[in-house]
RNA sequence: AGAGUUUGAUUCUGGCUCAGAACGAACGCUGGCGGCGUGGAUAAGACAUGCAAGUCGAACGCUGAUUACGAGGUAGCAAUAUUUCGUGGUUGGAGUGGCGAAAGGGUGCGUAACACGUGGGUAAUCUGCCGUAAAGCCCGGGAUAACCCCGAGAAAUCGGGGCUAAUACCGGAUGUGAAUUUUAAGAGGCCUCUUUUAAAAUUUAAAGCUGGGGACCGUAAGGCCUGGCACUUUAUGAUGAGCCCGCGGCCUAUCAGCUAGUUGGUGAGGUAAAAGCUCACCAAGGCAACGACGGGUAGCUGGUCUGAGAGGACGACCAGUCACACUGGAACUGAGACACGGUCCAGACACCUACGGGUGGCAGCAGUCGAGAAUCUUUCACAAUGGGCGAAAGCCUGAUGGAGCGACGCCGCGUGGGGGAUGAAGGUCUUCGGAUUGUAAACCCCUGUCAUUUGUGACCAAGAUUUCCCACUGAAUACGUGGAAAAUUUGAUGGUAGCAAAAGAGGAAGGGGCGGCUAACUCUGUGCCAGCAGCCGCGGUAAUACAGAGGUCCCAAGCGUUGUUCGGAUUCACUGGGCGUAAAGGGUGCGUAGGUGGCAAAGUAAGUCUGAUGUGAAAUCUUCGAGCUCAACUCGGAAACUGCAUCGGAAACUACUUAGCUCGAGGAUUGGAGGGGGGACUGGAAUUCUCGGUGUAGCAAAAUGCGUAGAUAUCGAGAGGAACACCAGUGGCGAAGGCGAGUCCCUGGACAACUCCUGACACUGAGGCACGAAAGCUAGGGGAGCAAACAGGAUUAGAUACCCUGGUAGUCCUAGCCGUAAACGGUGCACGUUUGCUGUAAUCGGAAUCGACCCCGAUUGUGGCGAAGCUAACGCAUUAAACGUGCCGCCUGGGGAGUACGGUCGCAAGAUUAAAACUCAAAGAAAUUGACGGGGGCCUGCACAAGCGGUGGAGUAUGUGGCUCAAUUCGAUACUACGCGAAGAACCUUACCUGGCCUUGACAUGUUAGUGGUAGAAGCCUGAAAGGGUGACGACCCCGCAAGGGGAGCUAGCACAGGUGCUGCAUGGCUGUCGUCAGCUCGUGUCGUGAGAUGUUGGGUUAAGUCCCGCAACGAGCGCAACCCCUGUGUCCUGUUGCCACCUCUACGAGAGUAGAGAGCACUCUGGACAGACUGCCUCGCUUAAACGAGGAGGAAGGUGGGGAUGACGUCAAGUCAGUAUGGCCCUUACGGCCAGGGCUGCACACGUACUACAAUGCCUGGCACAAAGGGAAGCAAGACCGCAAGGUGGAGCAAAUCCCCAAAAACCAGGCUCAGUUCAGAUUGUCGUCUGCAACUCGACGGCAUGAAGCUGGAAUCGCUAGUAAUGGCGCAUCAGCUACGGCGCCGUGAAUACGUUCCCAGGCCUUGUACACACCGCCCGUCACAUCAUGAAAGCCGGUUGUACCCGAAGUCGCUGUGCCAACCCGCAAGGGAGGUAAGUGCCGAAGGUAUGGCUGGUGAUUGGGAUGAAGUCGGAACAAGGUA
Repeated sequence: AGAGUUUGAUUCUGGCUCAGAACGAACGCUGGCGGCGUGGAUAAGACAUGCAAGUCGAACGCUGAUUACGAGGUAGCAAUAUUUCGUGGUUGGAGUGGCGAAAGGGUGCGUAACACGUGGGUAAUCUGCCGUAAAGCCCGGGAUAACCCCGAGAAAUCGGGGCUAAUACCGGAUGUGAAUUUUAAGAGGCCUCUUUUAAAAUUUAAAGCUGGGGACCGUAAGGCCUGGCACUUUAUGAUGAGCCCGCGGCCUAUCAGCUAGUUGGUGAGGUAAAAGCUCACCAAGGCAACGACGGGUAGCUGGUCUGAGAGGACGACCAGUCACACUGGAACUGAGACACGGUCCAGACACCUACGGGUGGCAGCAGUCGAGAAUCUUUCACAAUGGGCGAAAGCCUGAUGGAGCGACGCCGCGUGGGGGAUGAAGGUCUUCGGAUUGUAAACCCCUGUCAUUUGUGACCAAGAUUUCCCACUGAAUACGUGGAAAAUUUGAUGGUAGCAAAAGAGGAAGGGGCGGCUAACUCUGUGCCAGCAGCCGCGGUAAUACAGAGGUCCCAAGCGUUGUUCGGAUUCACUGGGCGUAAAGGGUGCGUAGGUGGCAAAGUAAGUCUGAUGUGAAAUCUUCGAGCUCAACUCGGAAACUGCAUCGGAAACUACUUAGCUCGAGGAUUGGAGGGGGGACUGGAAUUCUCGGUGUAGCAAAAUGCGUAGAUAUCGAGAGGAACACCAGUGGCGAAGGCGAGUCCCUGGACAACUCCUGACACUGAGGCACGAAAGCUAGGGGAGCAAACAGGAUUAGAUACCCUGGUAGUCCUAGCCGUAAACGGUGCACGUUUGCUGUAAUCGGAAUCGACCCCGAUUGUGGCGAAGCUAACGCAUUAAACGUGCCGCCUGGGGAGUACGGUCGCAAGAUUAAAACUCAAAGAAAUUGACGGGGGCCUGCACAAGCGGUGGAGUAUGUGGCUCAAUUCGAUACUACGCGAAGAACCUUACCUGGCCUUGACAUGUUAGUGGUAGAAGCCUGAAAGGGUGACGACCCCGCAAGGGGAGCUAGCACAGGUGCUGCAUGGCUGUCGUCAGCUCGUGUCGUGAGAUGUUGGGUUAAGUCCCGCAACGAGCGCAACCCCUGUGUCCUGUUGCCACCUCUACGAGAGUAGAGAGCACUCUGGACAGACUGCCUCGCUUAAACGAGGAGGAAGGUGGGGAUGACGUCAAGUCAGUAUGGCCCUUACGGCCAGGGCUGCACACGUACUACAAUGCCUGGCACAAAGGGAAGCAAGACCGCAAGGUGGAGCAAAUCCCCAAAAACCAGGCUCAGUUCAGAUUGUCGUCUGCAACUCGACGGCAUGAAGCUGGAAUCGCUAGUAAUGGCGCAUCAGCUACGGCGCCGUGAAUACGUUCCCAGGCCUUGUACACACCGCCCGUCACAUCAUGAAAGCCGGUUGUACCCGAAGUCGCUGUGCCAACCCGCAAGGGAGGUAAGUGCCGAAGGUAUGGCUGGUGAUUGGGAUGAAGUCGGAACAAGGUA
């Protein structure tokens, strides 16, 4: 620091996801040790049990135990024992009293608040214990608990009577002081005021306990003296607390108004204290868009986590603070509470009960149950630190210190180190060679951390007590206080840490990942199954993505997963974003609050800047050091704490005040332009209607419709409504919507010119107000034309549409509502700045002119093109989307949804404001390359057209589908399968079926063993054959003298063979098709952010990306063409088997001539070489030219002469695993091999391709010409003979320019047939034959005779062909024993017609355009309906929660009143009694819970219902994307 994901690819926008860190975590697998931390986040749910707050006898009485002493009694001779009483000591018990219990500890319910934080104020306050200082502590009194007695009760507990003490309670005195009031003088301050001094008046305190002691007094206690502690009053300090204020920190406006003690005043009450804190009266205020009130959520902070920071999220542990203590209410005591382990009341819950009544409160520490994914021991000790009490010892302390449990976290350590190659075995992979695991192991040598055992053994301890000494106090060598010394004594953790020794590598490694992001790859299994997945996505038979294994990567006593937070996310943008088209400018203006604001000056100092001071707790973070062996952790110092407050200073900027200025803004004057607005009046053209005239049969594309009752057409007159042709223009005006005949009246704005005036009056503008197309609504008019709805006619599969004929609301006017539009420049308003060119409207000026126009300049408006700049690009560009400023509005992924609910507005329609659940990983913008278009342009092609001949109809042949079958083997199956693989299925072929057989096999290689009567094998048996059995006879090669060994062969076994079994979607190779179409690319350069473009486009031209010209391109490659072959002309060479003109000879013949031989190579021909054709020449055309085109000459051939071979980059997962090859999978006495028979030929049917025909351009018969190219030895076969023929007999010749196949046929000549199912046609069938072959039944071909079917030119539709072509005629060859060949491949003969042309069909090429397509139009995609699932709205209602209002009831309790009942202290009184004072009780206000009624808000549920979302293959259509077929 980024990455993945939208696309065929690209750039951008934009969301989703990942990598990081963290956690009080949980879960899964695993788990050695230690240190330090940390651990109920959920049910503030309920709690058994134990403990968590006591202490003081030096405040007090009582009572028990024990001990010492004394006195008495009893027993005993006595010692002694025992008992009673008294005193002292020690130690218990409950009680009175004091202090504490308000701290410490827990939790986070409530609380959005002065609760918290921070800074202030308190002149409006209190403060126990503590420190300092001053003064005092006198004299009395009456009770009461305990205890005893009586009583009630189950208990808890309570009542009555009696005795008693105090530092309990009460009275009096004193008054340093204090408080209150008054007066006088002074000082200060902050509005009330505060304070000092003096004087006067009134009121107001106290308690004792204890240590020591010489003289004196006293019997003693003691007095007295001297300490300590306690007590009282006051001042002050410290600490703590109360109250008030400024500022700060959550969400929600679908909460906009709230408030009657409410806001203020006066008076009173009340408090420690200000105050509506409370009350009476008076006034009507107070708060709120800077968010009151309401709703939701939440303890706050230091800080923690994250982050570069700014921020964001959080508030466990630790620390500060607040709130709470079962729920609600209340007060008492007290310095302090409205009190966690106090009280009272009410409620819920639980427990005890004798049923009458009582008791309880773990959110203290442990622990239990419950709920939960989830959170510990019912531990030790007060040794330390701290707290309470005490004079102290000491006691108490679940605070605290420790230990225990949990890998919950952080940190540290270990699980060994070195050597060790046969690179062991095993595993895995393998191309079978090997590689890897891997120095890893084994093995050798070491070490000894941790754990184990044994031994030793801590720090944390300071104090405390006693003795002695010194100092202070004091009369004092007492006491007390302080100091020094000595002795004794205190450790929970813990026999722990540490240390030492011993032994032995011995006890100690796992988890996750391995397709990309993201480090790390193979095999096997599985086969869209099982499964994985954070996102993209994997899995449908070769899965690096599932599962297992091996290997490897990462981390490591942990590793992963899940959850949450921050980050990445500049994805709420202060730092640091946007709004023309991606989400986003309000429809427009006026204007309130607010925000912002011209020039110059003076003052102030709020903002701002600066200095100082105070504060910003500690901890944390950072840093420097230090201590634990290191680290974590801890300690010390510093820095920091970005903040707040106070004081001082500065005065540039902002602000404020004052007085000014004129450039911004506005006003006045003059002027012209304009469909600006409103009202009234007027006008002509046209449509329609009415009336009248002329006139006759149609008008309307079709039909509906209109018309003989007179239409359409035409003329005239009239009625009525609406709209205003031409002018008319990216021209004008207006804020926008919008505005178009003319005249008049009223009226708004802009602009120009020139001066004058005001003096910042300005800009923007949340709310608000006004305007606001069309449609729609209300009421009243009006209604010609047009025209939703509706009706009819067409179209169509349908047509609730498009088209046609009609037609009502409406459109028009008046008055009112609605308030929305693609209200668009998809661009808010204002101001300033920034190169230009060129139109246009209006005005002004200049020059010129007699004048106007033209011309030049300026301003305002409105357009086009373009520089810089901006932009993702497209584009914008002085009318900015550039550069700046100010203000407003708006956006934050797509869908759900501009929807629901709620509110506001509206008569309604509806408008406005505006979510969520759920769902997807995209949705989108611009541009690129293709593809496509019922888009455009140009061009080509037997593509159409023009022609000729066919197919489709018939019969047959052949292939295919289908059907059938035991099998009808398999493949091909749009064009590009279907006379295709197959250039030839009777057996074989053959792969299929049935049956019979074989199992190392029909075939190959290796190996082991056996084998000499071995291998082989005549023959025989069985059998359909294969096979099985038997078997006379009977070998071979090499070495060796021989024995023997080896080989070949055979037999048996093991490896293996074999497979036309599967996958052509695992492949190679080959092939088809687009297409012999003219295209497809590259290098460098240039342009573009990029995909890409350019080149290859453009102008011409061509069969051609062929060539030329131009051009940011210049070149090149594969294609085109050419080079190759055949053919067409010529020359030369060659000369047998070819040729025979000339010459010679022979034979025959009357001759013409024929045949043969020689000679010859002229000609033909064979097959080699060469020549020839190149737009080379001429004319014209084209754009000067070139390329090129047209014509011509010459030439055998002319513009690639004709034909062939040759097939670019690629497309179709096209075809072929059955030609061969080949990966993988499968079979192995069978899916292999052999054999016989059958099948591939099967037949209601359908299709393709052919043949033969339907006839007279024909058929039949006879005669008679002219080829080429091939083939021939298990072959071609002549002449001759036989047969009607197929054919047979026979064999000359020929391995071929020699011989043979071989007859060419159509044509031509002659004759017949005469339009008919025929002398056409030949199927089918019968019969007789021939040939091939082991064999023609299934199932061959051919021949003779006989038979003589359909068929008379073929519907829709469709095919081939442009010249030696079509058409037509025959010939040959391959395969092959034969043949179903009418097929295929070739050859020659005869030999046409037509092409105006490119509108249309099809295919293709180039350019361009649109696109929502990219599997690319056989594309994409919308909606209803049907089914399933999910979330959600409405809904008669029903059930909760919360809250308001009104009323009822009213506990405890404070306060007030009464207080006749009751009462010791004080007063009067001898007493009785009275008084003062108090109290029980009653009562009044308030008052919790409860009740009644009625509202608000909110949640759940609800028959039914609405839409929404999602879901491999449902239905109906075809709305959008191309002109998407009606933009």
Description: RNAcentral holds the sequence, with entries from SILVA. This is a predicted structure of a 1527-nucleotide RNA (small-subunit ribosomal RNA) from a metagenome. The coordinates come from a structure-prediction model, not an experiment, and the mean pLDDT is 84. Rfam family: Bacterial small subunit ribosomal RNA.